This is a predicted structure of a 72-nucleotide RNA (transfer RNA) from a Thermoleophilaceae bacterium.
RNA sequence: GCGGGCGUGGUGUAGCGGUUUGCACAUGAGCCUUCCAAGCUCAGAGCGCGGGUUCGAUUCCCGUCGCCCGCU
Numbered sequence: 001g002c003g004g005g006c007g008u009g010g011u012g013u014a015g016c017g018g019u020u021u022g023c024a025c026a027u028g029a030g031c032c033u034u035c036c037a038a039g040c041u042c043a044g045a046g047c048g049c050g051g052g053u054u055c056g057a058u059u060c061c062c063g064u065c066g067c068c069c070g071c072u
Stems, first nucleotide, its partner, number of pairs: 001071007010025004018055001027043005048064005
């Protein structure tokens, strides 16, 4: 330099253009318990960045950044 893959709450992940971006762990609050742990309920927290297409984009397209793999 060229090609390919990935980027979604704090962490790990799901998401075939349209329902409020779902789940687990973690965090906070409450319940329970003599106390703690466990268990139950609730809450906060997210689409790498910039453009484009579309009535509508996490999803499709382009660029860019980061990580990984291959080729040279």
The RNAcentral record of the sequence draws on ENA and MGnify. Rfam family: tRNA. The family's RNA type in Rfam is transfer RNA. The prediction has a mean pLDDT of 81.